Overview
Model confidence (mean pLDDT): 87 of 100. The part of an RNA shown here (large-subunit ribosomal RNA, domain IV) has 335 nucleotides and comes from a Limnochordia bacterium. The organism belongs to Limnochordia, within Bacteria. Rfam family: Bacterial large subunit ribosomal RNA. The sequence was found in a public genome assembly.
Context: one part of a larger RNA
RNA sequence: CCGUUGUUAAGGAACUCGGCAAAAUGACCCCGUAACUUAGGGAUAAGGGGUGCCUACUGAUCACGAUUUCAGUAGGCCGCAGUGAAACGGCCCAAGCGACUGUUUACCAAAAACACAGGUCUCUGCUAAAGCGCAAGCUGAAGUAUAGGGGCUGACGCCUGCCCGGUGCUCGAAGGUUAAGUAGAAGUGUUAGCGCAAGCAAAGCAUUGAAAUUAAGCCCGAGUGAACGGCGGCCGUAACUAUAACGGUCCUAAGGUAGCGAAAUUCCUUGUCAGGUAAGUUCUGACCCGCAUGAAUGGCGUAACGACUUGGGCACUGUCUCAACAACGGACCCG
Numbered sequence: 001c002c003g004u005u006g007u008u009a010a011g012g013a014a015c016u017c018g019g020c021a022a023a024a025u026g027a028c029c030c031c032g033u034a035a036c037u038u039a040g041g042g043a044u045a046a047g048g049g050g051u052g053c054c055u056a057c058u059g060a061u062c063a064c065g066a067u068u069u070c071a072g073u074a075g076g077c078c079g080c081a082g083u084g085a086a087a088c089g090g091c092c093c094a095a096g097c098g099a100c101u102g103u104u105u106a107c108c109a110a111a112a113a114c115a116c117a118g119g120u121c122u123c124u125g126c127u128a129a130a131g132c133g134c135a136a137g138c139u140g141a142a143g144u145a146u147a148g149g150g151g152c153u154g155a156c157g158c159c160u161g162c163c164c165g166g167u168g169c170u171c172g173a174a175g176g177u178u179a180a181g182u183a184g185a186a187g188u189g190u191u192a193g194c195g196c197a198a199g200c201a202a203a204g205c206a207u208u209g210a211a212a213u214u215a216a217g218c219c220c221g222a223g224u225g226a227a228c229g230g231c232g233g234c235c236g237u238a239a240c241u242a243u244a245a246c247g248g249u250c251c252u253a254a255g256g257u258a259g260c261g262a263a264a265u266u267c268c269u270u271g272u273c274a275g276g277u278a279a280g281u282u283c284u285g286a287c288c289c290g291c292a293u294g295a296a297u298g299g300c301g302u303a304a305c306g307a308c309u310u311g312g313g314c315a316c317u318g319u320c321u322c323a324a325c326a327a328c329g330g331a332c333c334c335g
Base pairs, nucleotide, nucleotide: 001330002329003328004327005326006325007324008323010321011320014319019316027051028050029049030048031047036041038155052077053076054075055074056073057072058071059070060069078082090314091313092312093311094310095309096308097306098305102114103113118153119152120151121150122149123148124147130139131138132137156301157300158299159298161231162230163229166228167227168224169223170222171221172220175219176218177217181213182212186208187207188206189205190204193200194199232250233249234248235247236246259293260290271287272286273285274284275283
């Protein structure tokens, strides 16, 4: 000097990104216990008091015999200390997120991520849909729409607005377009024949192949948002000023409703005001000018829960002011 452990005057978070670590709390009995609440909880809330040993007695309990057990009353004894060691919750207030118990990155992430019960949409009538397999076959299911598959959301409470123009899906079938196939006009090659010749040219064979006919799909017409998604701009106006309930105009499929809002979302920004502090870029409550909130990509609340995140407080402490000492093990020295 390092590691592990222990103790520490006065102060008590001044440490630090942050009370990280440590300290403190702790068992049992009695008293007592708030907001809020889904009436179950919250709750061991919080906050207090007691606890050893001896003697006498009381009530209940046990008992064939041997042996009890629990609770209490009164008096006494000892120590610094009686759950005498050890095991053995720190607590409170407020906010965010996720309802909850669960699950996860074996070996840097345990969470606000995943799951979840519940909600909803959609497909599926049974040889079901869906899935695996070349197939046979199998799962679904020895089930049958109160069932099974898929998508989204995620307890509960209050709710879930407008847009179907685009994309998707569903339905429709008049017209347009459209494949192979069917069809076979016409042409070409060949040559019997005809012609003085140039050339023309039947049939057959070969080759090319036009109309016509023809499905789904697409175009087209509707519907559909808890389908993918989307949810405006400019100008003017009230008897101070400011603002604009109001008016005008352009565009759109429709112009963001209820809520919430400097937010896990706010750039400007340490916004402004209030609270807490002597002092607060964090925190809480408001405001709304939402760069760029918003309703199952769910919106807003919410008791309980959380090795989650954030702010504050009590208790407590070597975290610190500021370090000291001790024990043990190393390092170091000698062998």